A computed fold for a 101-nucleotide RNA from a Planctomycetota bacterium, annotated as c-di-GMP-I riboswitch aptamer. The model forms 95% of the base pairs in the Rfam consensus. The sequence was found by an Rfam model in a public genome assembly. Its mean pLDDT, the model's own confidence on a scale to 100, is 78.
RNA sequence: UCCUCGAAAGGGCAAAACCACUGCAAGGUGGCGACGCAAAGCAAUGGACCAUUGAUUCUCCUCCUCAGCAUACAAACUUCAAUGGUAGCCAUGCUGCCGAA
Numbered sequence: 001u002c003c004u005c006g007a008a009a010g011g012g013c014a015a016a017a018c019c020a021c022u023g024c025a026a027g028g029u030g031g032c033g034a035c036g037c038a039a040a041g042c043a044a045u046g047g048a049c050c051a052u053u054g055a056u057u058c059u060c061c062u063c064c065u066c067a068g069c070a071u072a073c074a075a076a077c078u079u080c081a082a083u084g085g086u087a088g089c090c091a092u093g094c095u096g097c098c099g100a101a
Base pairs, nucleotide, nucleotide: 005099006098012037013036018031019030020029021028022027035088041094042093043092045091046090047089048086049085050084051083052082053081054080055079
């Protein structure tokens, strides 16, 4: 000096709740507040999750119906897509303070 690592010291960040502003929403920003964090510093590239919008929303069987068919409208689930969000979900990339074992 570097890697792994995380003792000490000095400092750093700030979850939820609440308030204000902002956004259709998810969420974001500021205040207050500390659950936690050694990258809880930065970046949405991959996965995951969240929101919005659009599309999809069928076939068969059984039951019912005297019996069979067609059309139209609406909605939820599901699935797909687009857009947005989460870096304090994970991976990845970049950067970085201190230095005991």